This is a predicted structure of a 72-nucleotide RNA (transfer RNA) from a Candidatus Jacksonbacteria bacterium. The RNAcentral record of the sequence draws on ENA. The prediction has a mean pLDDT of 82. Rfam family: tRNA. The family's RNA type in Rfam is transfer RNA.
[in-house]
């Protein structure tokens, strides 16, 4: 250099173009004599950046940034 994949709350995941899901973890209550275990509520997302298409964009279209594969 050329080709591919990837990027979403603290950390892993989903998501036919129609308000972004679920687990862990996190706070609070409840249970307990106390813990844990289990239920309940609940806080946290500028979805890598831009910029276009569209009523509407995590989605589709270009640029571009970082990782990690491949080939040279």
């Nucleotide at each position: 250099c050329g080709g591919g994949g990837u990027a979403u709350g603290g950390c892993c995941u989903a998501a036919u173009g129609g308000u972004a899901u679920g687990g862990c973890g996190c706070a609070c209550g409840c249970u307990u004599c106390g813990g844990g275990u289990g239920c309940g509520u609940g806080a946290g997302g500028u979805u890598c950046c831009g910029a276009g298409u569209u009523c509407g964009a995590c989605u589709c279209u270009c640029g571009g940034u970082a990782c990690c594969c491949c080939g040279a």